[in-house]
Context: one part of a larger RNA
Molecule: small-subunit ribosomal RNA, 3' major domain
Organism: uncultured bacterium
């Protein structure tokens, strides 16, 4: 110098404390570990793996496993000969693929051939999700949005280095003033970047409707004033006014404002560190296979079950459940698609079929919520596991192994032990809707809005981290 300490000082953070709600018991979903298997492909191992890579394993998907089959190969360039194919349609023949067989069939041409295909035939090659992330790129994870973490010139030290970057104050911040052998820069921090919250102006469809008129309906006239939708502006700067400070930076308090002091939220990740992940997206060095560790088809697996964990969903119930009646959103998706009204079904769905390439049409009845009514505290009119029955959809195809819909069956559970997680405000909790993925299939994910709290005195303690110092058998 740095690391380190059960040294000190000083400070921050849902770190603790205040509160609110879970996990940890219980059924079930989901990942994992181990075990089992012919296989249960593979990675990912505290924080930072474990509803993770997977934004969607019936078959494909795939990379395991049996068993069948090809060997210049599925795929890509090259040569040489041959033949007119490719396709399209039938047939044998198998579990499937591969094989086996007929029928039809090319285009240019200087008539030599040439395009383009298939089959033979030699090899050069080709593949390879084999192996190494401790040989690599590139992409990410963590500390940590923490406030650091260099550099160049001087100075100062024999030098390693040290100043600057320490003090005093201030902040969210190495933010900003002041000092000062320093002066000044760079990477970060902040601001520009998007979205949200006020408002002008400009546009008025497909949106919208204050008057007037008209209808069953903004339905149509008509109007663009409000709503909105989308583009360019204004708006916030401690600018103002008191106080506190050192006559600074700054902080407290008001004022006027939609909005106050970084308004909320989001991209955005210094120099590094963990030889953190990742050769299985991709790409790549070496090494390995090359009639197999390469291709291709059938069927099984990855969905196994004495059992442990990890993350969820759904509950123990009256702030509830059940029926009936009513009221309000946003973000979004849609031609292989969304899919109205209308018949049919108890439904799940089916018929049929208008619009719509979409502020226009459909998805699209939002739910908790409001108004009745009904259960009276019970393993119940709570609670849905499990089962059995009948069906619907998707798809060649639901046994192994998908989703849903009706009867009927009605299990555990009466709120969870050590322990631990989450979250400061439109958040938590609580209700739903939407999209990706996707033929099908979501308690996961990302979104979206609707109702909407509690608490925080305060840093002694547990955890993580920043300075500045002290010690030091460690560098």
């Nucleotide at each position: 110098u740095g690391a380190c300490g059960g040294g000190g000082a000083c400070c921050c953070g849902c770190a603790c404390a205040a509160g609110c709600g879970g996990u940890g018991g219980a059924g079930c979903a989901u990942g994992u570990g181990g075990u089992u298997u012919a296989a249960u492909u593979c990675g990912a191992a505290g924080c930072a793996a474990c509803g993770c890579g997977a934004a969607g394993a019936a078959c494909c998907u795939u990379a395991c496993c049996a068993g069948g089959c090809c060997u210049u190969g599925a795929c890509a360039u090259c040569c040489g000969g041959a033949u007119g194919g490719c396709g399209u349609a039938u047939g044998g023949g198998c579990a499937a693929u591969g094989c086996c067989a007929u029928a039809u069939u090319u285009c240019c041409u200087u008539c030599g051939g040439g395009a383009c295909a298939u089959c033979c035939g030699a090899g050069a090659c080709a593949g390879g999700u084999g192996g190494u992330g401790c040989a690599u790129g590139g992409u990410u994870g963590u500390c940590g949005u923490c406030a650091g973490c260099u550099c160049g010139u001087g100075u100062c030290g024999u030098g390693a280095g040290a100043u600057g970057u320490u003090g005093g104050g201030u902040u969210a911040a190495g933010u900003c003033c002041c000092g000062c052998a320093a002066c000044g820069a760079g990477c970060g921090c902040a601001a520009c970047c998007c979205u949200u919250g006020u408002u002008a102006c400009u546009a008025g469809u497909u949106g919208c409707c204050a008057g007037c008129a008209u209808u069953a309906a903004g339905u149509u006239g008509g109007g663009c004033a409000c709503u909105c939708u989308a583009g360019u502006g204004a708006g916030a700067c401690u600018g103002c006014c008191g106080g506190u400070g050192a006559c600074a930076a700054a902080c407290c308090g008001g004022a006027g404002g939609a909005a106050g002091g970084u308004g909320g939220g989001g991209a955005c990740g210094a120099c590094g560190u963990c030889a953190g992940a990742u050769c299985a997206u991709c790409a790549u060095g070496c090494c390995c296979c090359u009639u197999a560790u390469g291709a291709c088809c059938u069927g099984g697996g990855c969905u196994a079950c004495a059992c442990a964990c990890g993350u969820g969903c759904u509950a123990c119930a009256a702030u509830g459940g059940a029926c009936g009646g009513u009221a309000c959103a946003a973000c979004g998706a849609g031609u292989u698609g969304c899919a109205a009204a209308c018949u049919c079904g108890c439904g799940a769905g089916a018929g049929c079929a208008a619009g719509c390439u979409a502020a226009u049409c459909u998805c699209u009845u939002a739910a908790a919520g409001c108004c009745g009514u009904u259960c009276u505290c019970a393993g119940u009119u709570c609670g849905g596991a499990c089962u059995g029955u009948a069906g619907g959809c998707u798809g060649c195809a639901a046994c192994u192994c998908g989703c849903c819909u009706a009867c009927a069956c009605g299990a555990a559970g009466u709120c969870g032990g050590a322990a631990u997680c989450g979250c400061u405000a439109g958040u938590a909790a609580u209700c739903g809707c939407g999209g990706a993925u996707c033929a099908g299939c979501a308690u996961g994910c990302c979104g979206c809005g609707g109702u909407g709290a509690a608490u925080a005195c305060g840093u002694u303690c547990c955890c993580g981290g920043g300075c500045c110092u002290u010690g030091c058998a460690c560098u």